Record summary:
A computed fold for a 165-nucleotide RNA from uncultured Eubacterium sp., annotated as Lysine riboswitch aptamer. Rfam family: Lysine riboswitch aptamer. Rfam links the family to the GO term lysine biosynthetic process. The organism belongs to Eubacterium, within Bacteria. The RNAcentral record of the sequence draws on MGnify.

Formats: sequence, structure tokens, C1' cells
RNA sequence: AAGUAGAGGCGCGGUGAUCAUGAGUCACACAUCCGUAGGUGCUGACAGCCGUUGGAUGGAUGUGUAAAAGGGGAAACCGCCGAAGUUGGUUCGGACGUCAGAACGGAUCUGCUGGGUCUGCAGUGAAGAACUGCAGGACUGUCACCGUAAGGUGGAGUGCUACUU
Repeated sequence: AAGUAGAGGCGCGGUGAUCAUGAGUCACACAUCCGUAGGUGCUGACAGCCGUUGGAUGGAUGUGUAAAAGGGGAAACCGCCGAAGUUGGUUCGGACGUCAGAACGGAUCUGCUGGGUCUGCAGUGAAGAACUGCAGGACUGUCACCGUAAGGUGGAGUGCUACUU
């Protein structure tokens, strides 16, 4: 130098089922009332269609029917220890009739983060859940240095330990 195998612990991620939440919410149907010239996909443009006192779209009330997704709990199973997460770049997909974009999802390159936890702020979210980012606290593992020792100081996973060539 290369390769193989390991360790950190409320350790990381994934999968299907199940449970709760989402929610008596969205939506649909009917009835009544208000109100006006526009309306129609997540956004813009074009086109088409609907509506203009026979009142569309929208709003409110009542009755009836009545969800789903994302996220989450505990267990099981699977893959693992840059596990994984995330800034940015490139690229693919990406809602209607077309074009463009975008939410969102995937692949890859680069940078940052040892790990879980608690607190504060911000974002996403229905949410006092959860996730992500920033800052801080104690704890913990690892290496280096100091120390008789107990311990102290500091660094980062492109690290550390063991073995083989």
C1' cells in the first nucleotide's frame, strides 16, 4: 500500500400485514338562502367546453352517505456499521387536449456529519406525533498526547481494531 473480517447501541435503513390518528374532515347527492360575470388541471399560455337574470364558478346552512394518502405505534422479517442523513451539480420520470414549469420520486457525482439523547429556533406536516437543518448541553465509543493513578486535553469514520499478502 492492497484485501478480508469486525466493534460502537434505546445503533441505521427497508418490507408487507395490522392498529390508532388523519376525520365525521375531503368529496358526492338533495334542499334552502346569499351573490355576480365569469369559470374550467398544481401554476402560466393556447385551444375546446360551460355560464352570463332560465344566475355558471363561488359562499353559508341543513340532511344523508362517507373516504384516502403521506407521516406514526408495537412486533416480525430482511439488508447492514457512511450503516444512513443532507447542501449543491448532472440526468430520468413527472397530473389536462397541447406546450412550458413545478410539487414529488429515482440514479449518479461532490461537500458536510463518529453515534444516540435532551433543549431552543426554523422548515415540512392535521398534529403537543415524526422527520430534516442550525446552535448548545451532558453522555458514549475510538485514536493521539499528558499523567504513578484517578483522570485531563484534543482530533475525526477517506477513522479505529484484528488478520493476510